[in-house]
RNA sequence: AUCGUCCCCGUGGGAGAGUGCACGCCCAGCGUGCCGCCGAAGGCGCAACUCACCCGCAAUCGCUCAGGCAAAAGGACCGCGGGGAUGGG
Numbered sequence: 001a002u003c004g005u006c007c008c009c010g011u012g013g014g015a016g017a018g019u020g021c022a023c024g025c026c027c028a029g030c031g032u033g034c035c036g037c038c039g040a041a042g043g044c045g046c047a048a049c050u051c052a053c054c055c056g057c058a059a060u061c062g063c064u065c066a067g068g069c070a071a072a073a074g075g076a077c078c079g080c081g082g083g084g085a086u087g088g089g
Stems, first nucleotide, its partner, number of pairs: 003087011018035001020034006036069003042065001043063003049056001
């Protein structure tokens, strides 16, 4: 110097599912209750493998506590730019 990995910031893209019903209010929005649904914030669970055993053990798989089901916000993940850390060659 370069490449890889991880983290942070900015930026572009980014799915799914009722703006359902009822009631109330300071009423064109908000709150509460009930039912139906979604999974790509988060969280939880599991395989192969490893092992005497225990432990370890992934997800865009499963569960749906949380979150979400008009718009907005959020959003796993991907691209680009910058910064930091670290490993190999």

Model confidence (mean pLDDT): 76 of 100. A computed fold for an 89-nucleotide RNA from a Betaproteobacteria bacterium, annotated as Glycine riboswitch aptamer. The organism belongs to Betaproteobacteria, within Bacteria. The sequence was found by an Rfam model in a public genome assembly. Rfam family: Glycine riboswitch aptamer. Gene Ontology term of the family: glycine biosynthetic process.